[in-house]
Predicted 3D model of a 1522-nucleotide RNA (small-subunit ribosomal RNA) from a sediment metagenome. Its mean pLDDT, the model's own confidence on a scale to 100, is 84. The RNAcentral record of the sequence draws on SILVA.
């Protein structure tokens, strides 16, 4: 820091996606040790069990236990002291600590302030005080019932007796009696306190504060402990602790103010205690906090009210920062404690482990009633992807109580569990092969794993074993001692010595011995992104973050090997930030990519010209307070290091206060004229509104003329017309629109405005520079205007014309064309409010090259035509600059300023729902689910176009001959079959592979055989009667079996024989052979095709951000990118041409087998002598180059004509085929990767098939006849072939052929008669003397063999066919047409095919409109698999989400009413009450209470709304799928 992904490629826009970091995580695989952290994020769901708040005997009374004394035999009684236990009264604490985040968008939190509006237990300091009395109460103890008697109306009470005894299941409660206090009460004393009244001083900030006087009223208290001293005692003093009152402090809290603090306007209006005042109440305190009365206010677009979501902050994560996200652990604040309400106590609560009430739930119950609250620590159930031990200890730190000892403390300290995170360590180190084995790959050579291992030498961390040892411990207390204070040896303070205290925990540290021993996984390996091969699979199974992989050679699936990354972890998933400048403050845009409002006026708001002197709100500087601690950062320190921790610093970008500056902005004041406006003179104009007028055209009506058509179209028809149309003349009526002028000319804000006249009216320009003096710009909401169509009402209606009717066209034609025709178009009044309302470009101001044209004014010069200049408007071109490019360019899309509107991937969708507007149509506002990996802009190269231009080609046209009809041949499809082997399939398959299928070929089918094989190479073993083999048996053959006879080469020793070894051949066996089995879409090679079309490229350079372009385009020319010329191109290559072969003319050389002109011979024949001239043969040369000439042409290239020439503009023909295209054809020519078969998919044999036949097509042959058939005679080729071959003469046969065998390996001999032609004859237009199919018979030939299934001959038979529909093919000259000849293959042949050869030998092309194909230029494109492209909609089917919907269900919330718990407050209080007062008493007073009533009041109920969610028969559209 970027990368991937839209395209054939490119640039841009734009979304999606990846690499990074982080986490209270979860899941998968794996797991050695330690340190430090961290761990219920979900159901604020329910909870068993234990523990989490007590303590004080130095406040108090009583009791138990231990001890001691006394009495007692004992039981026991009694007294005492110290201790202790568990209750009670009392005090303090329980409001802290601990948990959680439900609620809360402000009664919260953060920051800064205020309190002159307040409180504060415990603690500290200071002052003063503590006198005298009183009555209760808990603990504790007892309780009854019945009977008799008495009293009493009754309730009940008294006495006696009996039963051993209050009620209740429980929780708990009742009655009576006794008693203490630091509990409670009364009185006294009291100010510096409080209140009231009244003065003064100072200060401030409005109320006021502070200080200081005077007067009056009111309010206190408690004791305990220890020693010592005084005192006979009571008691007092001292010390200490506690108490009362007042002041101060510290710390803590209450309240108030300002600023900041999420989303939603599809929530726009909210509010009645509401806003303020007065009075009162209430509170610690201000306040509508509450009440009464009065007023009618208060809040809101700077977002009130409503809805949704959420504890806030320090901080944490990310980021370069600005930001974005987050608020777990730690710290601060708040809120809550089963849900809701309420108060009590208290310094403090409306109280987590207190109370009351109501609800839900759970438990107990004897059914009458009760009990409970883990969001404390552990733990449990449930739900969940998911979060721990029912541990140890108060040793440390802290808190509560206590004088203290001490007690308590699930706070806390520790341990345990979890790789959940961070950090550290280890799983060994060195040596060790040209490199073991095994694995994997392989081109079989090797490579790799890999110094890795083994092996050798070491080390000893961690874990395990043995031993040893530190720190967290300081205190307090006790004992002893010193010092200070003190009267004191007490007490208090302080110091020293000794003793005492460890949950964790022998965990840690250190030492020793032994021993490499106990300790590595996980993910990835197509690109992004580091890392590659094999096998399996075969669009299957699967992968995938994006692009995308998989359909038989997958580096993408799965496995293996190898490699890369990280490492006790590694991956995956989820979430956040980043990348994303993809919401853009830093830091984006809007002509065409998403995006300028249709246009204007104008409200709020924002912004605003020049000068002067002020002010100090913004702004800037300095100082100061605060910004808690922790954290981040820096430095240092000590745990071996690190993480973690400690100390110090910096920082905390913020806010407040004080002082200062005055440029800029604001504010207030004054001035100015250039912005803006006004005035006066002039100017142009389809600017607007109303009224009137006009001519042309049209239609209708009336009349005349006239007489058959008119009209309409590509062509027609419908239509009109003898009831007189069209046409024409005259007249009348009506409505609408205004020709020419007319022009990228004018006017208007836009929509828009076009005959003429009048009236009313808006704006603009110019000149003067006279007036005002910033009066300006923009403009959210708002208001107005706003084409066409449409709507309402009333008119009008000529023409035109949706809908509709008819006629055509068409496969159809709900269209285009034609004939009609209604709304509408027109007018008046009112709606609608939208358009590609476009310059697809908001408004305003300023600045920034030139040139040119038009419109409207002005100034100057000129007699004039005209010229110069200035302002405004409308165009074109073009520099700088800008832009992705196209383009824009003083009329900006340039450079700046101000304000408004709008955009944020495509689809869904400008849709749904809601709201507003509208008569309706509909408009405005405006989502989401779901889905895709793109959608898009500009430009580039191609391809394509029923686009254009230029130009070619037997492309058409002009011609000649065919095919398509017939018969036959042949190939193909189809069908059939045991098999009809396989391939070729538009052109470019189909007489093609096949230049020869009876067997063979042969690959197919049936049957019969063989298995190292029909064929090759190698290894091992065997092997002389071995290999081979006549003959025989079996068999259709192949094969199988028997088998006389019967070998060979090299070496070894000197030779021979023999032996041995080796080779060939053989047998057995193992490797292997073999395959016309598959894949031509794995390939090589070869071939077809576009196309012998003229194209295809490169180097350098130039242009372009780039793809790419230029070059190769343009003007000419050519068969040609052939050449010339111009030129940001200059050159070059592959193609074209040429070079090569052949043919046409000549020359030279040569002269046999070819030739014969002259000479000679000769019996017919170049036959002979001879000749070398000619033909010819076959070698070498010449020749043709627009070279010459005329005209045209750019002085060119070249074209046309001419001369010469055998040949003239490439002379004719051939070979030769650019870059590439068609995954074209061929795995069956051959070669070859991979796959498959291996007693068979190999191989051998016999027979069959490839020749099958309702049919269809292609290519041919022969014909249909007289330019002919037949018969007879007769002439002239070229090019070939020939030795298991061609074969002559002669003879036989009608013929095929037979016989024969001369000659010839061939310029010699043979095949071999050329045929059409020519001469003569015949036939006479007929299914024929045409045509020959088919069939019969008889023959011939080849061959082992002609049945399936050969060719030929003769005789007989004598089919279709009388020139071929739609359609279609070839050919431009020695061509077409026509005639025969030869060859390859081959035993023969289905050859009418193919490849060649010559003979005879035409017609036509005026031309390029059209069909087909091609080349170049240009244009459009949404195509690039490239028009056989792309692509739209309906319908059918499946699936998904959303919407509507009669309703149904759940939740939230509002209003009104009903009922009304607990409780505060108020009133009452006839009943009850110890303290004080009066009273002898009874009783009363004061004061208080139970109870009652009232207001308020939770829950509940009723009614009516409203919001959200779910579901819903059916309905609507949308996305996806083939």
């Nucleotide at each position: 820091a970027g990368g991937g992904u839209u395209u054939g490629a490119u640039c841009u826009u734009g979304g999606c996606u990846c690499a990074g970091a982080a986490c209270g995580a979860a899941c998968g695989c794996u797991g050695g040790c330690g340190g430090c952290g961290u761990g219920g994020a979900u159901u604020a769901g329910g909870c068993a069990u234990g523990c989490a708040a007590g303590u004080c005997g130095a406040a108090c009374g009583a009791g138990g236990c231990u001890c001691c004394g006394c009495c007692g035999a004992a039981a026991g009684g009694u007294g005492g002291a110290a201790g202790u236990c568990g209750a009670g009264u009392g005090g303090c604490g329980u409001a802290a600590g601990g948990g959680u985040g439900a609620g809360u968008a402000a009664u919260a939190c953060a920051u800064a302030g205020a309190u002159a509006a307040c409180c504060u237990a415990c603690c500290u300091c200071u002052g003063a005080g503590a006198u005298g009395g009183g009555g209760a109460u808990a603990a504790c103890a007892a309780c009854g019932u019945c009977c008799u008697g008495g009293g009493g109306c009754a309730a009940c009470u008294c006495a006696g007796g009996a039963c051993u005894a209050c009620c209740g299941a429980a929780a708990g409660g009742g009655u009576u009696g006794c008693u203490a206090a630091u509990a409670c009460c009364c009185a006294g004393u009291a100010a510096u306190g409080u209140c009231a009244g009244u003065g003064a001083a100072c200060c401030g900030c409005a109320u006021g504060u502070u200080u200081u006087g005077c007067u009056g009223a009111c309010c206190a208290a408690a004791g305990g402990g220890g020693g010592c001293c005084c005192g006979c005692a009571a008691g007092g003093g001292u010390c200490u602790u506690g108490c009362u009152u007042a002041g101060a402090g510290a710390g803590g809290g209450g309240u108030c103010u300002a600023u900041g603090u999420c989303c939603u306007a599809u929530c726009a209006g909210c509010u009645u205690g509401u806003u303020g005042g007065u009075a009162g109440g209430g509170u610690a305190a201000c306040g509508g906090c509450c009440u009464a009365c009065c007023a009618a206010g208060g809040c809101a677009a700077u977002g009130a009210c409503g809805g949704g979501u959420a504890g806030c902050c320090g901080g944490c994560c990310u980021g370069a920062g600005a930001g974005g996200g987050u608020g777990g652990u730690c710290g601060g604040c708040c809120a809550c404690a089963u849900u809701g309400g309420g108060a009590c106590u208290g310094a403090g609560a409306c109280a987590c482990u207190g109370c009351c009430c109501a609800g839900a739930c759970u438990c107990c119950u004897a059914c009458g009633g009760g009990a409970g609250g883990c969001u404390g620590c552990a733990g449990u159930c449930g739900a969940g992807g998911a979060u721990c031990u029912u541990u140890c200890g108060c040793a440390a730190u802290g808190c509560c109580c206590g004088a203290a000892a001490g007690g308590g403390u699930g706070a806390c300290g520790a341990a345990g569990c979890g790789a959940c995170g961070c950090c550290g360590c280890g799983u060994g180190g060195g040596g060790g092969a040209a490199g073991a084995a095994g694995g994997c790959c392989u081109u079989c050579g090797g490579g790799u794993u890999g110094u890795a291992a083994a092996c050798c030498c070491c080390u000893g961390u961690c874990a395990g074993g043995a031993g040893u040892u530190a720190g967290g411990a300081a205190a307090u207390g006790c004992a002893g001692g010193g010092c200070g204070u003190g009267a004191a040896u007490a007490g208090c303070g302080u110091c020293c010595u000794g003793c005492u205290u460890g949950a964790c925990u022998a965990a840690g540290g250190c030492u020793c011995a032994a021993g490499a021993g106990g300790a590595a996984g996980u993910c990835a390996u197509g690109g992004c992104u580091a890392a590659c091969u094999c096998u399996g699979u075969g669009c299957c199974a699967g992968c995938a973050g994006c692009c995308g992989c998989g359909g038989u050679a997958a580096u993408a699936c799965a496995g293996a090997g190898a490699u890369g990354g990280c490492a006790a972890g590694c991956g995956u998933u989820g979430u956040u930030c980043g990348g994303a400048a993809u919401c853009a403050c830093u830091g984006g845009g809007c002509g065409u990519a998403a995006a300028g409002g249709g246009c204007a006026c104008g409200u709020a708001g924002g912004c605003g010209g020049u000068c002067u002197a002020g002010c100090a709100a913004g702004u800037c500087g300095g100082g100061u307070g605060u910004g808690a601690a922790a954290g981040c950062c820096c430095c240092u320190g000590g745990c071996u290091c690190a993480a973690a921790c400690a100390g110090g610093g910096a920082a905390c970008u913020g806010c407040g206060c004080c002082c200062g500056a005055a440029a800029c902005u604001a504010c207030a004041a004054g001035a100015c004229u250039u912005g803006a406006g006004g005035a006066u003179g002039g100017a142009a104009g389809g600017g607007g509104a109303g009224a009137g007028u006009g001519g042309a055209a049209c239609u209708u009506c009336u009349g005349g003329u006239g007489g058959a058509g008119c009209g309409g179209u590509g062509a027609a028809a419908u239509g009109c017309g003898u009831a007189g149309a069209u046409a024409u003349c005259a007249g009348a009526a009506g409505g609408a629109a205004c020709g020419c002028c007319g022009g990228u000319g004018g006017c208007g804000a836009a929509a828009g405005c076009g005959a003429c006249u009048c009236u009313c009216u808006g704006g603009u320009c110019u000149a003067u520079c006279c007036c005002u003096g910033a009066c300006g710009c923009u403009g959210a909401g708002g208001u107005g205007c706003g084409a066409a169509a449409g709507c309402u009402a009333g008119g009008g209606g000529a023409g035109c014309a949706a809908a509709c009717g008819g006629g055509a066209u068409u496969a159809g034609a709900u269209a285009c064309c034609c004939c009609g025709g209604u709304a509408g178009u027109c007018c008046u009044a009112g709606c609608c409010g939208u358009a590609a309302a476009c310059g697809a470009u908001g408004a305003a101001c300023a600045c920034u090259a030139a040139g040119u044209a038009g419109a409207g004014g002005g100034a100057c010069c000129g007699c004039g035509a005209g010229g110069u200049u200035u302002c405004u408007c409308u165009g074109c071109c073009g520099c700088a600059g800008c832009u992705a490019a196209c383009g824009c360019a003083u009329u900006a899309a340039g450079u700046g300023u101000u304000c408004c509107g709008c955009c944020u991937g495509g689809g869904g969708a400008g849709u749904a729902c809601g709201g507003u507007c509208g008569c309706a149509a509909g408009a405005c506002u405006a989502a989401a689910a779901c889905u895709c990996a793109a959608a898009a802009g500009a430009a580039u190269u191609g391809a394509c176009g029923g686009g254009g231009g230029c130009u070619c080609g037997c492309a058409c046209a002009a011609g000649c001959g065919g095919u398509g009809g017939a018969g036959c041949a042949u190939g193909u499809g189809g069908c059939u079959u045991a098999a009809u082997u396989c391939g070729a399939u538009g052109c470019a398959a189909c007489g093609c592979g096949a230049a020869g299928a009876a067997c063979c070929u042969u690959a197919c089918c049936g049957g019969g055989g063989c298995u190292u094989g029909a064929c090759a190479u190698g290894g091992u073993g065997g092997a002389a009667g071995u290999a081979g083999a006549a003959a025989c048996c079996u068999g259709a053959a192949a094969g199988g079996g028997u088998g006389a006879c019967g070998a060979u080469c090299g070496g070894u020793a000197u030779c021979c024989a023999g032996u041995c070894c080796g080779g060939a051949a053989c047998c057995a066996u193992c490797a292997c052979a073999g395959g016309u089995g598959c894949u031509g879409c794995a390939u090589g090679g070869c071939u077809g095709u576009c196309g012998u079309c003229a194209g295809c490229u490169c180097g350098u350079g130039c242009c372009g951000u780039g793809a790419g372009g230029c070059g190769u385009u343009g003007g000419g020319u050519u068969a040609a990118g052939u050449c010339c010329u111009c030129u940001a191109a200059c050159g070059a290559g592959c193609g074209a041409a040429a070079c090569c072969c052949u043919u046409g003319u000549c020359u030279c050389u040569a002269g046999u087998u070819g030739c014969c002109a002259a000479c000679g011979g000769g019996a017919g024949a170049g036959c002979c002598g001879g000749g070398a001239a000619c033909u010819c043969u076959a070698g070498a040369g010449a020749g043709a180059c627009u070279g010459c000439u005329g005209u045209c042409g750019u002085c060119a290239a070249g074209a046309c004509g001419g001369a010469g020439g055998a040949a003239g503009g490439u002379g004719g023909g051939g070979a030769c085929g650019a870059c590439g295209u068609c995954a074209a054809g061929u795995c069956a020519u051959c070669a070859u990767g991979g796959c498959c078969c291996u007693u068979a998919u190999g191989u051998c044999c016999c027979g069959g098939g490839c020749c099958g036949c309702a049919c269809a097509c292609g290519u041919g042959c022969u014909a249909c006849a007289a330019u002919g058939g037949c018969c007879g005679g007769u002439a002239c080729a070229a090019a070939g072939g020939g030795a298991u071959g061609c074969a002559a003469a002669g003879c036989c046969g009608c013929a095929a052929g037979g016989u024969g065998g001369a000659g010839c390996g061939a310029a010699a001999c043979c095949c071999a008669g050329a045929a059409a032609g020519c001469c003569g004859g015949u036939c006479c237009c007929a299914g024929u003397u045409c045509a020959g199919a088919u069939c019969g018979a008889a023959g011939g030939c080849u061959g082992a063999a002609a049945c399936c299934c050969g060719c030929c001959u003769u005789c007989g038979u004598g089919a279709a066919g009388g020139a071929g529909g739609a359609a279609u093919c070839g050919c431009u000259a020695g061509u077409a047409a026509u005639c025969g000849c030869g060859g390859a293959u081959c035993a023969g042949c289905u050859a009418c095919g193919c490849c060649g050869c010559g003979g005879u030998g035409a017609a036509u092309a005026u031309g390029u409109u059209c069909c087909c194909g091609a080349g170049c230029c240009u244009u459009g494109u949404a195509c690039a698999c490239a028009c056989c492209g792309c692509c739209c909609g309906u319908c059918a089917a499946g699936c998904c989400a959303c919407c509507c919907a009669a309703g149904c269900a759940g939740g939230g919330u509002g209003u009104a009413c009903u009922c009304g718990a607990a409780g505060u407050c108020a009133c009452u209080g006839g009943c009850c009450c110890a303290a004080u007062c009066c009273g002898c008493a009874a009783g009363g007073a004061a004061g208080g209470g139970a109870g009652g009533u009232g207001c308020c009041g939770a829950a509940a109920g009723u009614a009516c709304g409203u919001c959200c969610u779910g579901u819903g028969a059916g309905g609507a559209g949308g996305a996806c799928u083939a």